RNA sequence: AGUUUGAUCUUGGCUCAGGAUUAACGCUGGCGGCGUGCCUAACACAUGCAAGUCGAACGGAGAUGCAUUGGCGGAGACUUCGGUCAACAACGGUGUAUUCUUAGUGGCGGACGGGUGAGUAACGCGUGAGCAAUUUGCCUUUCAGAGGGGGAUAACAGAUUGAAAAGUCUGCUAAUACCGCAUAACGUGCGACGGGGGCAUCCCCGAUGUACCAAAGGAGCAAUCCGCUGAGAGAUGAGCUCGCGUCUGAUUAGAUAGUUGGUGAGGUAACGGCCCACCAAGUCGACGAUCAGUAGCCGGACUGAGAGGUUGAACGGCCACAUUGGGACUGAGACACGGCCCAGACUCCUACGGGAGGCAGCAGUGGGGAAUAUUGCACAAUGGGCGCAAGCCUGAUGCAGCAACGCCGCGUGAGGGAAGACGGUCUUCGGAUUGUAAACCUCUGUCCUUGGUGACGAAACAAAUGACGGUAGCCGAGGAGGAAGCCACGGCUAACUACGUGCCAGCAGCCGCGGUAAUACGUAGGGGGCGAGCGUUGUCCGGAAUGACUGGGCGUAAAGGGCGUGUAGGCGGCUAAUUAAGUCUGGAGUGAAAGUCCUGGAUUCAAUUUGGGAAUUGCUUUGGAUACUGGUUAGCUUGAGUGCGGAAGAGGUAAGUGGAAUUCCCAGUGUAGCGGUGAAAUGCGUAGAUAUUGGGAGGAACACCAGUGGCGAAGGCGGCCUGCUGGACAUUAACUGACGCUGAGGAGCGAAAGCGUGGGGAGCAAACAGGAUUAGAUACCCUGGUAGUCCACGCCGUAAACGAUGGAUACUAGGUGUGGGAGGUAUUGACCCCUUCCGUGCCGCAGUUAACACAUUAAGUAUCCCACCUGGGGAGUACGACCGCAAGGUUGAAACUCAAAGGAAUUGACGGGGGCCCGCACAAGCAGUGGAGUAUGUGGUUUAAUUCGAAGCAACGCGAAGAACCUUACCAGGUCUUGACAUCUUGCGCCAACCCUAGAGAUAGGGCGUUUCCUUCGGGAACGCAAUGACAGGUGGUGCAUGGUCGUCGUCAGCUCGUGUCGUGAGAUGUUGGGUUAAGUCCCGCAACGAGCGCAACCCUUGUUACUAGUUGCCAGCAUUCAGUUGGGCACUCUAGUGAGACUGCCGGUGACAAACCGGAGGAAGGUGGGGACGACGUCAGGUCAUCAUGCCCCUUAUGACCUGGGCUACACACGUGCUACAAUGGACGGUACAACGAGUCGCGAACUCGCGAGGGCAAGCAAAUCUCUGAAAACCGUUCUCAGUUCGGAAUGCAGGCUGCAACUCGCCUGCACGAAGUCGGAAUCGCUAGUAAUCGCGGAUCAGCAUGCCGCGGUGAAUAAAAGCCCGGGCCUUGCACUCUCCGCCCGUCA
Repeated sequence: AGUUUGAUCUUGGCUCAGGAUUAACGCUGGCGGCGUGCCUAACACAUGCAAGUCGAACGGAGAUGCAUUGGCGGAGACUUCGGUCAACAACGGUGUAUUCUUAGUGGCGGACGGGUGAGUAACGCGUGAGCAAUUUGCCUUUCAGAGGGGGAUAACAGAUUGAAAAGUCUGCUAAUACCGCAUAACGUGCGACGGGGGCAUCCCCGAUGUACCAAAGGAGCAAUCCGCUGAGAGAUGAGCUCGCGUCUGAUUAGAUAGUUGGUGAGGUAACGGCCCACCAAGUCGACGAUCAGUAGCCGGACUGAGAGGUUGAACGGCCACAUUGGGACUGAGACACGGCCCAGACUCCUACGGGAGGCAGCAGUGGGGAAUAUUGCACAAUGGGCGCAAGCCUGAUGCAGCAACGCCGCGUGAGGGAAGACGGUCUUCGGAUUGUAAACCUCUGUCCUUGGUGACGAAACAAAUGACGGUAGCCGAGGAGGAAGCCACGGCUAACUACGUGCCAGCAGCCGCGGUAAUACGUAGGGGGCGAGCGUUGUCCGGAAUGACUGGGCGUAAAGGGCGUGUAGGCGGCUAAUUAAGUCUGGAGUGAAAGUCCUGGAUUCAAUUUGGGAAUUGCUUUGGAUACUGGUUAGCUUGAGUGCGGAAGAGGUAAGUGGAAUUCCCAGUGUAGCGGUGAAAUGCGUAGAUAUUGGGAGGAACACCAGUGGCGAAGGCGGCCUGCUGGACAUUAACUGACGCUGAGGAGCGAAAGCGUGGGGAGCAAACAGGAUUAGAUACCCUGGUAGUCCACGCCGUAAACGAUGGAUACUAGGUGUGGGAGGUAUUGACCCCUUCCGUGCCGCAGUUAACACAUUAAGUAUCCCACCUGGGGAGUACGACCGCAAGGUUGAAACUCAAAGGAAUUGACGGGGGCCCGCACAAGCAGUGGAGUAUGUGGUUUAAUUCGAAGCAACGCGAAGAACCUUACCAGGUCUUGACAUCUUGCGCCAACCCUAGAGAUAGGGCGUUUCCUUCGGGAACGCAAUGACAGGUGGUGCAUGGUCGUCGUCAGCUCGUGUCGUGAGAUGUUGGGUUAAGUCCCGCAACGAGCGCAACCCUUGUUACUAGUUGCCAGCAUUCAGUUGGGCACUCUAGUGAGACUGCCGGUGACAAACCGGAGGAAGGUGGGGACGACGUCAGGUCAUCAUGCCCCUUAUGACCUGGGCUACACACGUGCUACAAUGGACGGUACAACGAGUCGCGAACUCGCGAGGGCAAGCAAAUCUCUGAAAACCGUUCUCAGUUCGGAAUGCAGGCUGCAACUCGCCUGCACGAAGUCGGAAUCGCUAGUAAUCGCGGAUCAGCAUGCCGCGGUGAAUAAAAGCCCGGGCCUUGCACUCUCCGCCCGUCA
């Protein structure tokens, strides 16, 4: 920082960013320097090497030189060719010793160096002391000495056993090998003397007596050197002892017999139960013994601000180990990695009798594993062993090889270069980006290649001597040539687009992405990070104050023990003295080196290396200080306790006793019910209940008083009286003199339920039974009813045992009640009043708190002590232990799983929560729907198709203000492919109309026909045909990608903002409250003051009127007519323009002196006069891609376009909305009266005429206040019908017609005649309406060729009921609860799959 929430604060976990790594894995890989490299099987090991050396200790053996000699042979010479001489020489012998080698004896070294970490929780390690309890080869130094003898033995020779390894016997021989003797002190033992010191035992020095103990030689011409013996001192190494420190577990609480101590003896270099004999019974342990698990320890390393946490690779110190276990020998040193013996396992050899071996040395092999290197070179350097030395040995070491395993450094080029190239990607198609990047030009040469030169490391000794290495370095030449990847790009976290995919494939550290527009998957382009590396995984620290010493908490988030008592422990009042343990301060020693840090130097820099310093916060010792803490001593009284007197109380316990009530029993009166519930039933009752009266029995509990009153540590305690008894309180100040606080364990107390034994049992009442309720009802309700509840004794030991708040002490504003005391004032009593102590409540400041809240009874400020917590679940479960008769209790995990689980508060929504209010919401009414027939829409079904959409209210006479063709989107068939429609390009100049033929038509063929406009005469435009490709086209998808628009809550009164204030914050306030209103309308009050969108008003219409204007309107008077027909007039009606009018303005009452309400006057109209238009912030991913527009996706000889026919009109059925009815408030017939809104030239169509009628014919007038549609109907006046399936009702059907239209078959409307269905007022349920309204009656219009019971309007007649707030529905405001916020159609539990 991310992550719990709609948002907030908080608690709390999870996760990430950093650093580190003996690492591994994936992709990639140029060079160099310095480091590092089996963490696993302390698994097993082939092979080679890793410890030898000394001939100046010794005897041999061998080689060799010299001398001599034997001598096979024999170059050569001579030759009488028979032979002779003969250098040389294989092979020997003898002597000598110039030199060399070494099996054995002997000496020194193999106890170092090198490896590993199995074991070890220990004086093992670290640190600091001690040894008066010790040792120390080689080395240094000092003193003294080395005389004279002796006997063996290996080698060797011979014999002999065995396969071998290895021996055995006999014989010979040497020494610096071995052994006596002599000498002997500053040695050792013993005795005794003197001096000195200390730390208890004691130690040191000096002199003395006595006893005992030494030795080896070698080299050299020699000088001398190297050795030898005894003793002292030193240095170094080692041994032992002690203080302190050193992991986890108590679900390990007791352990221990050589155990603890003593005496004596033994043993050791030395102390010691180290060992032994005897004696005693100790010793260790909650300050954690014993047991179990884990582990080498440290300097250091990593991390961290530090304190800490983790770790112990490499380097250094210590320890332990060397196949496993045991043992000793030798030696100065071992109980010995490359020594010995025994035993075990394993491997190998074997003649089967017996032998051999030990890589946790360096390489290397197998195995294990995610994983870790060469069977290299050299002793040149450093170091070690031996040697006088030369030298030999040295897998120590120095180097090289392999590995990006780590750290550090360098490079893969630099400068210029815009036509901003090609290509890629994106695109709004204009461009942008890759990008000065490339190409190209000019340079450079680190690394690289090649040639030359060429080290330091080398010192001791003049010389000689280098594995690394012809390496590093230097010089020259060559050429940009050979050298870049990895990860990530949703947030955390730097970096974004396109395509593909479509909850698939996949990603993911956490939150989370992906269901057709994915910056989160995959790929590409681009940009980001790091760079010879980059990511991933594992581990550690950090962040994490998330175990809190520094530096946390515990009322509600996890967390106060149920309560007191008290042990250990921790802490503790005032005064003085002393001490100096803690504390503070100075000195000394130590705290190895390396490392870290600072500062210099050397590698070109760096890593690395090197010099100096600081640091090492520690331990020991010593001098000093004495305030505080501790120890000791002496006091004090205020803390604590005691005493005297006082008084309150359901404190405890035991015994006794009282009345009311319930139940039961007996008896009386009395009769049909009682009881119970929401309503009932079970139950009781005619065998007499309930009710009532009297008497009796028995058990349990104690009304009123009674009170956030009292008492008690808590649990808890309630009639009255008595006995015994605990504690608290106030007053007093006599006594003690810190005796105190807390309290792990311990031992006690501890509600209810439960258990055991024995009683008791009235009422109540788990279990159980029955009755109801219910879908069920193992419940709630009712009737019964057993344990139990009660008593005694004994267990249990838990509760929301709560103030969810441990105890003690002190301090820190107040106000107001109440219980128990004491004191004061006033003249007294003290009812009031004041002061004070103890208890118990409420309110409230500071302060605290996440908030809520707490607040002298703290959750404030401090001190002390105890208990407890560390994410949720698993789980207070399992196992173990303890307790219990049992039930069960106490203690108390882990695996696994989630990213949350919580607390407080906020805004909403919700509640079969509350309050206030409104609405045809209910109620009161009127008329309906639901039943019938029919019209229309929908579902369903059917169909080639019955195109599509709309779906609770808010889809369903809705889109559709009008489907016979068209419309039309659907289906069948027939056709077209730049297309029916648009633009561009090219060519041509026609086309259209008309006629004929084929066809269902689209279309095809033929005929006729040969354009218009402008013109600068070049041409251009329109139009048409043909061709080409860009494109057209789509009522195809997505209303969950959208715009626009509409519905709905709702004409409901709300929704917000600025500033201020409050709150850590989300938010609150304002907008709440008191009134009032139709209204967040207005008034008042108020930490709010203002403002905006809504309300209202402004607009239209209607109701009254004035003025103006009178034609097409009107007609009072005048004239006239059949007629306002005409003249005349504009008074009236009317028309349509401008005004007026209504504002709670006036009066009375109510109200708070307000707003307002009620009533009244006037007025045409009265309290928004009626109606309309007007719809706040928003909600429903509401509807519409098929009005239109539009992103993306899809089709392109088809999902486009054309045509004919069909379909959208189907029909078992279901629903919605209407119409017509069921009749007499009516039907029929006749007569007769009164409207308004509107429409009209492809039109309305008068009059006249024909027809029963629909309608036809002819035709006037009218683009309309003029003409036409246009007769309004109900009503009214008469006549008739007389309650019927009718003279009601009109469906359906038949026949005959009319109209529109190319065309009424599918599929129009109307008329006449005939026939005359259902239906007699409609179940459950349900709709509308509060006045010119409902109801009823007709009229007009849009659409339209024709087609309305629908829709939109108009007028006529014209009611009833309510003015109430209980209920249903919806809504508004306030408040309350909440585990909901996708918001109750929510959330969530269990079972099953």